[in-house]
RNA sequence: GUCAGUUUAGCUCAGAGGUAGAGCGCCGGUCUCAUAAUCCGGAGGUCGCGAGUUCGAUUCUCGCAACUGACA
Numbered sequence: 001g002u003c004a005g006u007u008u009a010g011c012u013c014a015g016a017g018g019u020a021g022a023g024c025g026c027c028g029g030u031c032u033c034a035u036a037a038u039c040c041g042g043a044g045g046u047c048g049c050g051a052g053u054u055c056g057a058u059u060c061u062c063g064c065a066a067c068u069g070a071c072a
Base pairs, nucleotide, nucleotide: 001071002070003069004068005067006066007065010024011023012022013021018055026042027041028040029039048064049063050062051061052060
């Protein structure tokens, strides 16, 4: 330099046009003499950035950035 992939909660990842979810973690409660586990509840997101299409974009299109891989 060329091509491809990834970017969503603190971490690991779903979701692929119509109000953004799970597991783990965190906080509170339950239980226990106590801790852990269990069970119940809760907080936490400008969906990498900027444009375009659309009534509506995390989702489709384009550009940019970061990371990963292949080729040169």
This is a predicted structure of a 72-nucleotide RNA (transfer RNA) from Candidatus Micrarchaeota archaeon RBG_16_36_9.
The sequence is in RNAcentral, with records from ENA.
Rfam family: tRNA. Rfam describes the family as follows. Transfer RNA (tRNA) molecules are approximately 80 nucleotides in length.
Its mean pLDDT, the model's own confidence on a scale to 100, is 84.